A computed fold for a 102-nucleotide RNA from a Gammaproteobacteria bacterium, annotated as TPP riboswitch aptamer (THI element). The source organism's lineage runs through Bacteria, Pseudomonadati, Pseudomonadota and Gammaproteobacteria. The coordinates come from a structure-prediction model, not an experiment, and the mean pLDDT is 76. Rfam family: TPP riboswitch aptamer (THI element). Gene Ontology term of the family: thiamine pyrophosphate binding. For this family Rfam cites "Thiamine derivatives bind messenger RNAs directly to regulate bacterial gene expression" (Winkler et al., Nature, 2002).
[in-house]
RNA sequence: CCACCGCCUUGGGGGUGGCCGAAACGGCCUGAGACCUGUCCGCAGGAACCCUUGGAACCUGAUCCGGUUAAUUCCGGCGUAGGGAGAGGACGCGCACUUUGC
Numbered sequence: 001c002c003a004c005c006g007c008c009u010u011g012g013g014g015g016u017g018g019c020c021g022a023a024a025c026g027g028c029c030u031g032a033g034a035c036c037u038g039u040c041c042g043c044a045g046g047a048a049c050c051c052u053u054g055g056a057a058c059c060u061g062a063u064c065c066g067g068u069u070a071a072u073u074c075c076g077g078c079g080u081a082g083g084g085a086g087a088g089g090a091c092g093c094g095c096a097c098u099u100u101g102c
Stems, first nucleotide, its partner, number of pairs: 007089004011052004017029004035046004058083003064077004094102002
C1' cells in the first nucleotide's frame, strides 16, 4: 500500500409454506424469517428477518427424484446446472506535539 472479515453511512434483492379446528390477532410442524394492513382477489404497501458478485438470500429446473411425516420448499439429491441485487468511509489505544507526526 492492497485485499478479505468485522464496523459505520446510504442503496438494492428475496421468500412468506404445511396441518388440526365450525370458528377464534385458536393451536401444532420446520426455519433467520411463514407477520400486519388494504384489495378491483390480479396484487399493493409496511414491519421483522436474510442476502448483496469470495453471491445456495432467492428464482428456474419442478405437478422433479429418493426418504420421512399428520402434512409440507421437513431431510437429501438435482447443484463444479442456468439465473440472481451496490457504492462509499475510517476508527480504537499509547506516545509526542504552537501542529498536520510516531